RNA sequence: CGAGUCGGCCGGGCGACCGCGUCGAGAGCCUUCGGGCUCUCGCCGAGGAAAGUCCGGGCUCCACAGAGCAAGGUGGUGGGCAACACCCACCCGGGGUGACCCGCGGGAAAGUGCCACAGAGAACAGACCGCCGCCGGCCUCGGCCGGCGGUAAGGGUGAAACGGUGGUGUAAGAGACCACCAGCGCCCAGGGCGACCUGGGCGGCUCGGCAAACCCCACCUGGAGCAAGGUCAGACAGGGAGCGUUCGAGGGCUGCUCGCCCGAGCUCCCGGGUAGACCGCACGAGGCUGUCGGCAACGGCAGCCCUAGAUGGAUGGUCGCCCGGCCGUCUUCGGACGGCCGACAGAACCCGGCUUACAGGCCGGCUCGUCCG
Numbered sequence: 001c002g003a004g005u006c007g008g009c010c011g012g013g014c015g016a017c018c019g020c021g022u023c024g025a026g027a028g029c030c031u032u033c034g035g036g037c038u039c040u041c042g043c044c045g046a047g048g049a050a051a052g053u054c055c056g057g058g059c060u061c062c063a064c065a066g067a068g069c070a071a072g073g074u075g076g077u078g079g080g081c082a083a084c085a086c087c088c089a090c091c092c093g094g095g096g097u098g099a100c101c102c103g104c105g106g107g108a109a110a111g112u113g114c115c116a117c118a119g120a121g122a123a124c125a126g127a128c129c130g131c132c133g134c135c136g137g138c139c140u141c142g143g144c145c146g147g148c149g150g151u152a153a154g155g156g157u158g159a160a161a162c163g164g165u166g167g168u169g170u171a172a173g174a175g176a177c178c179a180c181c182a183g184c185g186c187c188c189a190g191g192g193c194g195a196c197c198u199g200g201g202c203g204g205c206u207c208g209g210c211a212a213a214c215c216c217c218a219c220c221u222g223g224a225g226c227a228a229g230g231u232c233a234g235a236c237a238g239g240g241a242g243c244g245u246u247c248g249a250g251g252g253c254u255g256c257u258c259g260c261c262c263g264a265g266c267u268c269c270c271g272g273g274u275a276g277a278c279c280g281c282a283c284g285a286g287g288c289u290g291u292c293g294g295c296a297a298c299g300g301c302a303g304c305c306c307u308a309g310a311u312g313g314a315u316g317g318u319c320g321c322c323c324g325g326c327c328g329u330c331u332u333c334g335g336a337c338g339g340c341c342g343a344c345a346g347a348a349c350c351c352g353g354c355u356u357a358c359a360g361g362c363c364g365g366c367u368c369g370u371c372c373g
Stems, first nucleotide, its partner, number of pairs: 001369010012322007020045002023042008047344001051355002054353005059225004071221005076090005091105001092103004106216002111214002113210003128155002130151009163181006182206001184203008229279004238270006250262004286305008323342008
């Protein structure tokens, strides 16, 4: 310098004017005296994904003795985390010269099932061509045709055809037998927390794939969701069932039982009415910086910081300068001027992830190739 691979970050800046929302202060008006409306000033006011709502939790209400069944989920090993289908490290398999990438990665030698098309045959296999033997016929004596058998060495089909190479053997062949190799199972030794790796021995001679098909194994899981749930106000029309009123329903104290106190109502269903205000609701597994432990994910400690809260739902628009990109004209080749463009998207109870969308730009690690020193 060229090609590549992995990771991190930003995602316009400044100013002026106009506009919107929460909160605070002030003024005016109204008031049922609780407050409401309008105006002015000040502070603050979206994201890396706020998105999809796909996982996991916090929180709230309901349910719940324990155990088991069903249903659903997860699936190499070790660690991290509040938890996870997430993250980190490693193992195994596959791809790449390499950095690195991919894996929906338990069990197919428990059982059942399936394997399109092609092909003779698709899983205790299979004679289509070929090869070989016997019998019969023909013959130009090379063979050819037909029948009955043998054969998985060769051809052909396929994603996949029931180990590979060489030899013995045979009519031709075949793990039929032998040697080596590959693979499978078992045992032993060594290394590793472990998945697993390395080496040695033995065995039958070989066992296809699919479990995101049923299934088996191990582990995990109660349901609904902030319109949860609670308080106040307002409105309406009641009806039915069950339990209970000193034989005490229900509530409070309480982890539970017992006990003490309050105690006449409580629960469910049908019908009717309302949809206003407030709490929940912004301090949290919180953020930033430093340091220590750890390969890392992450964790410990110390200091500092407080940062949206709408409810028909605010966070926007215009202009100027700058920034980045593209185009055109001019050029003294340094640049100048003019025009256009600047994404995806947008909180609604809150977090941790995953996935998807995204104009343009910045930074870093590593690999390969070429050249120079």
Molecule: Bacterial RNase P class A
Organism: Actinomycetota bacterium